A computed fold for a 105-nucleotide RNA from a Gammaproteobacteria bacterium, annotated as Glycine riboswitch aptamer. The coordinates come from a structure-prediction model, not an experiment, and the mean pLDDT is 82. It was read from a public genome assembly, where an Rfam model found it. Taxonomically the source falls in Gammaproteobacteria (Bacteria, Pseudomonadati, Pseudomonadota).

RNA sequence: GGGUUUAUUGAGGGAGAGACCGGCAACUGAGGCACCGCCUACAGUGUCGGCGCCGAAGGCGCAACCCGCCCGGAAUCGCUCAGGCAAAAGGACCGCAAUAAACCA
Repeated sequence: GGGUUUAUUGAGGGAGAGACCGGCAACUGAGGCACCGCCUACAGUGUCGGCGCCGAAGGCGCAACCCGCCCGGAAUCGCUCAGGCAAAAGGACCGCAAUAAACCA
C1' cells in the first nucleotide's frame, strides 16, 4: 500500500401524517375613528384547549435469532410517553470521503 469490521467527523440522499377547528392576546402588518390615542381577530405571530392522524430522533414491549443452559443481548415488528402532521428544522437508514483502532491475506 490492499481488504473487512467498529467508532467519530464532514458533505449528500432520505418517508409518513390536518397549511385542521376554536378561545384568548393588539406583538407585527393592514384597516377604521371623534386621531400621536383608541378600536377591529382580516393576515401573520404567541399562548391555551379540542378532535383526527404519522412513526424513521429518543423511549418502552414482544420476538425470529445469538448464548451449552440460565442471566443477558436483539428489529425496519408492535405501542405512541416523547417527537412530528405547508416550508424550514429534525429524521431511522444508505452510499461516499477522512481519521483512529482491531483483524486478515